[in-house]
Molecule: transfer RNA
Organism: bacterium
RNA sequence: GGCUGCUUAGCUCAGCUGGCUAGAGCAUUCGGCUUACAUCCGAAAGGUCGUAGGUUCGACUCCUACAGCAGCCA
Repeated sequence: GGCUGCUUAGCUCAGCUGGCUAGAGCAUUCGGCUUACAUCCGAAAGGUCGUAGGUUCGACUCCUACAGCAGCCA
């Protein structure tokens, strides 16, 4: 330098044949349970879906560029 894949909550990830208000587990906070702690149960908070632009009535999802990470080739 070229090619491929990935980037979604604090962490690990799902969701992507374009369509309701973007989800799970763990972690955090609150409540219940307990003498108390843990476990368990319930709830809450937490997201510019890497950035910018484009296509579309409508984009996490499709296209382009850029950034970062990983791998392959030279």